[in-house]
Predicted 3D model of a 251-nucleotide part of an RNA (large-subunit ribosomal RNA, domain VI) from Bacteroidia bacterium ABH4_016. The organism belongs to Bacteroidia, within Bacteria.

Context: one part of a larger RNA
């Protein structure tokens, strides 16, 4: 821009893409078959491999504004405490998020029409013949079925609702994240929990400082303490103010 009024939502599916894998074991059954040696089809069950998708409960990784330990050196007048720098100084852990080696799921079953092939009935050709008329079975291939996209499918579809006026609706602006390069998408804007803050709780770290007590002291106890990013709730304390723009039936 189109889909000939403008919108909001829900859809149909022409068409397109994806997936389609496979082993071993148990059983049927040491059965059928076979002199024996050996050893099934068909069917039922279990468990793997590779691949794919989603996710983070578990197991781990990462987690440079979380917690602790610790070395050297500087600063804070000194002690204590705190702090700068040294690869995040080094080391031990680790929330959210992200993640695989972790977890879950998938390729199941079925239908149709068939290939090679196997047949039934059956003439031409009194026989025979799966074929000439007719009928049946038959594969990971084909068409469905499973998953995803999909009406620019210009053949532009359908349904529901709203608006007939500065309308419905949209944008912009602001607070943002289940979204994200930017657009976009999604949530919210005081009739408000959208983000921050605060409070509480999970989770992490591992028992803060000061003081008191015990001890000669190191140290221990009061003390699961103190601190704490992203998590889950609650709470208008702060910021989402007012205003603005587009939008209305052609020939």
């Nucleotide at each position: 821009c189109g889909u000939a009024a403008g919108a909001a939502g829900u859809u149909u599916g022409a068409g397109a893409g994806g997936a389609u894998c496979u082993g071993a074991c148990c059983u049927u059954a040491g059965u059928a078959c076979g002199a024996g040696a050996g050893g099934a089809c068909c069917g039922g069950g279990u468990u793997g491999g590779a691949c794919u998708a989603a996710c983070c409960u578990c197991u781990g990784g990462u987690g440079u504004a979380c917690c602790g330990g610790u070395u050297g050196u500087g600063g804070u007048g000194c002690c204590a405490g705190c702090u700068g720098c040294a690869c995040c100084g080094c080391c031990g852990g680790g929330u959210a998020g992200c993640u695989a080696u972790g977890u879950u799921a998938g390729g199941a079953a079925g239908a149709g029409a068939u290939a090679a092939g196997c047949g039934c009935u059956g003439a031409a050709a009194g026989c025979a013949u799966c074929u000439a008329a007719g009928c049946g079975c038959g594969a990971a291939a084909c068409u469905c079925a499973c998953c995803u996209c999909a009406a620019g499918a210009u053949g532009a579809g359908a349904c529901u609702u709203c608006u007939u006026u500065a309308a419905a609706g949209g944008g912009a602006c602001g607070u943002u994240a289940g979204a994200g390069a930017c657009g976009a998408u999604a949530a919210c804007g005081u009739u408000g929990a959208u983000a921050g803050g605060c409070u509480g709780c999970a989770g992490g770290u591992g028992u803060a400082a000061a003081g008191a007590c015990a001890g000669a002291a190191a140290u221990g106890u009061c003390a699961a303490a103190g601190c704490u990013g992203a998590g889950c709730a609650g709470u208008a304390c702060u910021a989402a103010u007012u205003a603005c723009c587009c939008g209305u039936a052609a020939a």